[in-house]
Context: one part of a larger RNA
RNA sequence: GGAUGAACGCUGGCGGCGUGCCUAACACAUGUAAGUCGAACGGUGAACCUUGCUUAUAGUGAGGGGAUCAGUGGCGAACGGGUGAGUAACACGUAGGUGACCUGCCCCAGAGAAGAGAAUAACCAUGCGAAAGUGUGGCUAAUACUCUAUAAGGUCGGUUAUUCGAUUAGCCGAUUAAAGCUACGGCGCUCUGGGAGGGGCCUGCGGCCCAUCAGCUAGUUGGUAGGGUAAUGGCCUACCAAGGCGAUGACGGGUAGCUGGUCUGAGAGGACGAUCAGCCACAAUGGGACUGAAACACGGCCCAUACUCCUACGGGAGGCAGCAGUGAGGAAUAUUGGACAAUCAACGAAAGUUGGAUCCAGCAACGCCGCGUGGAUGAUGAAGGCCUUCGGGUUGUAAAAUCCUUUUAAGAGGGAAGAGUAAGGACGGUACCUCUUGAAUAAGUCUCGGCUAACUACGUGCCAGCAGCCGCGGUAACACGUAGGAGGCGAGCGUUAUCC
Numbered sequence: 001g002g003a004u005g006a007a008c009g010c011u012g013g014c015g016g017c018g019u020g021c022c023u024a025a026c027a028c029a030u031g032u033a034a035g036u037c038g039a040a041c042g043g044u045g046a047a048c049c050u051u052g053c054u055u056a057u058a059g060u061g062a063g064g065g066g067a068u069c070a071g072u073g074g075c076g077a078a079c080g081g082g083u084g085a086g087u088a089a090c091a092c093g094u095a096g097g098u099g100a101c102c103u104g105c106c107c108c109a110g111a112g113a114a115g116a117g118a119a120u121a122a123c124c125a126u127g128c129g130a131a132a133g134u135g136u137g138g139c140u141a142a143u144a145c146u147c148u149a150u151a152a153g154g155u156c157g158g159u160u161a162u163u164c165g166a167u168u169a170g171c172c173g174a175u176u177a178a179a180g181c182u183a184c185g186g187c188g189c190u191c192u193g194g195g196a197g198g199g200g201c202c203u204g205c206g207g208c209c210c211a212u213c214a215g216c217u218a219g220u221u222g223g224u225a226g227g228g229u230a231a232u233g234g235c236c237u238a239c240c241a242a243g244g245c246g247a248u249g250a251c252g253g254g255u256a257g258c259u260g261g262u263c264u265g266a267g268a269g270g271a272c273g274a275u276c277a278g279c280c281a282c283a284a285u286g287g288g289a290c291u292g293a294a295a296c297a298c299g300g301c302c303c304a305u306a307c308u309c310c311u312a313c314g315g316g317a318g319g320c321a322g323c324a325g326u327g328a329g330g331a332a333u334a335u336u337g338g339a340c341a342a343u344c345a346a347c348g349a350a351a352g353u354u355g356g357a358u359c360c361a362g363c364a365a366c367g368c369c370g371c372g373u374g375g376a377u378g379a380u381g382a383a384g385g386c387c388u389u390c391g392g393g394u395u396g397u398a399a400a401a402u403c404c405u406u407u408u409a410a411g412a413g414g415g416a417a418g419a420g421u422a423a424g425g426a427c428g429g430u431a432c433c434u435c436u437u438g439a440a441u442a443a444g445u446c447u448c449g450g451c452u453a454a455c456u457a458c459g460u461g462c463c464a465g466c467a468g469c470c471g472c473g474g475u476a477a478c479a480c481g482u483a484g485g486a487g488g489c490g491a492g493c494g495u496u497a498u499c500c
Base pairs, nucleotide, nucleotide: 001500002499003498004497006496007495008494009493010492013371014370015369016368017367018366019364020363021329026327027326028325030324031323032322035075036074037073040072041071043069048064049063050062051061052060053059082282083281084280092206093205094204095203096202097201098200101199102198103197106195107194108193109192110191111190112189114148115147116146117145123138124137125136126135127134128133153176154175155174156173157172158171159170160169161168180187181186208254209253210252215245216244217243220242221241222240223239224238225237226236227235257279258278259277260276261272262271263270264269284305285304286303287302288301307318308317309316310315335361337360338359339358343357344355345354346353347352374404375403376402377401384395385394386393387392409437410436411435412434413433414432418427444489445488446487447486448485449470450469451468455484456483457482458481459480465472466471
């Protein structure tokens, strides 16, 4: 000098774009963040329509109609959002492998969907419980569940050929599917092959510190057999062998999410890894599985632990490292806001619904950028201040004064784009435009001994104090304090911390 997710002191007019718990992965009141589908299903059945009775209204019966609601079922909830605790590891980056693998929805192609059955929620009845909830009996539907048939095909076994082996092709045997809805347009369902996108696993290489860590290792290293998995593998088990790693740093300890990148530097390099993007890991702590195409699952389940809450003391409920917000910690970090208008996601045939993702608004000079706080003329060098050799010098064209302008401000009027589609805009009566008023609404901060741009007076008297280094201060201090003046930067300036 540059830089910062900064903080502190003094000061502070506006706008645009960004950024904002770096500390306690500390504890959390309250609200909200994941729903959707009636064109899968049985119920419930508002408005409204037709019609009978009745005296017209009102009432009531029947038929239609379907808003709505909990439930069964489907899809989603594994995405999106947060955090960085753990992790020195195939976690990440990069380049490969998978002849050891999986893949819902989507795309392409082929083949199909024939029969039958038993239940169960909702609902009704009844019981237990303070509650959370739950038991028993009865009724009912389905794209929920089960059985039979069919098998182009798949899977398994045998066999022939092929391949080093896996495969591939043929034959034989066993086994294995389906679901309907409809507005009749279609949407779905089952099996198989391929694709796309996504993922699992494996490998080479790369990136921290300590040797005041030198030896480490029994599922350890390898083999055989089996189990397990979508799949390889000590992943697991039994048996057998005695191996395996290590100064090219094993093992141990410390620290740490990794990367694209960011800052700095001429570069080489050094430091860092906020925001944005990719990957990983985690969801009070530890463990476990279930469902599912995918989880060992933040707003699912079970167990244990700690903590908090409710309780009728028998028993229950909870998990903000989602968005706001609270307490605590801290030098320090924001609103319990608006909207689904756009983008995207989920569901739906669609209309649409939902979304603290997102888009916006609010707060903060936290950062970057831009603008303004007026312009021109104006000497008799006014007054005042300060200094003085008392002559004067300086503040200083600075002010006043005259003329001008209106960025900005205030007031008034108009008023968007963002919406591919007729309508529909949270932002927002915002941006922007026009008119009016009037220099009007707007300057500080640090320094002035040398480094280092900028000097005098008074006060103080090794005191009070200053200080980044050298050093100032003990009676004439350009170094302390105040004043005048000057210099630097400027809505900021200075200090502190950290990196280069």
Predicted 3D model of a 500-nucleotide part of an RNA (small-subunit ribosomal RNA, 5' domain) from a metagenome. The full RNA is in RNAcentral, with records from SILVA.